The prediction has a mean pLDDT of 81. Predicted 3D model of a 74-nucleotide RNA (transfer RNA) from Longinema margulisiae. Rfam family: tRNA. Rfam describes the family as follows. Transfer RNA (tRNA) molecules are approximately 80 nucleotides in length. The family's RNA type in Rfam is transfer RNA. Gene Ontology term of the family: triplet codon-amino acid adaptor activity. The same sequence occurs in records of 4 taxa.
RNA sequence: GGGAGUAUAGCUCAGGUGGUUAGAGCGCAGCCCUGAUAAGGCUGAGGUCAAUGGUUCGAGGCCAUUUACUCCCA
Numbered sequence: 001g002g003g004a005g006u007a008u009a010g011c012u013c014a015g016g017u018g019g020u021u022a023g024a025g026c027g028c029a030g031c032c033c034u035g036a037u038a039a040g041g042c043u044g045a046g047g048u049c050a051a052u053g054g055u056u057c058g059a060g061g062c063c064a065u066u067u068a069c070u071c072c073c074a
Base pairs, nucleotide, nucleotide: 001073002072003071004070005069006068007067010026011025012024013023019057028044029043030042031041032040050066051065052064053063054062
């Protein structure tokens, strides 16, 4: 230099063919339970879906560009 992939909660990841409210596990906080812990149960907080622009009635999902990381070729 050329090409490909990934980017969603603090972490690891789902999210069907674009559709009405964005989720799970772990973690965190509170409560219950216990003599007290651990374990267990219940509840809750936590999101600019990498960024910008576009398509569309409607985008986490489609298109373009950029950024970060990873891989392949040279």